Predicted 3D model of a 71-nucleotide RNA (transfer RNA) from a Clostridia bacterium. The coordinates come from a structure-prediction model, not an experiment, and the mean pLDDT is 80. Its Rfam family is "tRNA". It is annotated as a transfer RNA.

RNA sequence: GCGGGCAUAAUUUAAUGGUAAAAUACUAGCUUCCCAAGCUGGCUUUGCGGGUUCGAUUCCCGUUGCCCGCU
Numbered sequence: 001g002c003g004g005g006c007a008u009a010a011u012u013u014a015a016u017g018g019u020a021a022a023a024u025a026c027u028a029g030c031u032u033c034c035c036a037a038g039c040u041g042g043c044u045u046u047g048c049g050g051g052u053u054c055g056a057u058u059c060c061c062g063u064u065g066c067c068c069g070c071u
Base pairs, nucleotide, nucleotide: 001070002069003068004067005066006065007064010024011023012022013021018054026042027041028040029039030038047063048062049061050060051059
């Protein structure tokens, strides 16, 4: 220098164009003499900038970071 892949919540992972989900964690309440466990609720998310579309995590372009290959 060229090519390919990945980026979603604090963490690990879903979601094949229709208002983004689960588990763990954190937190409030209930339960208990207390703790743990359990039950119910809450909080925090699509790397960034554009484009296409009535509508984009999803499709396209660029860009940033990481990984792999070629030279």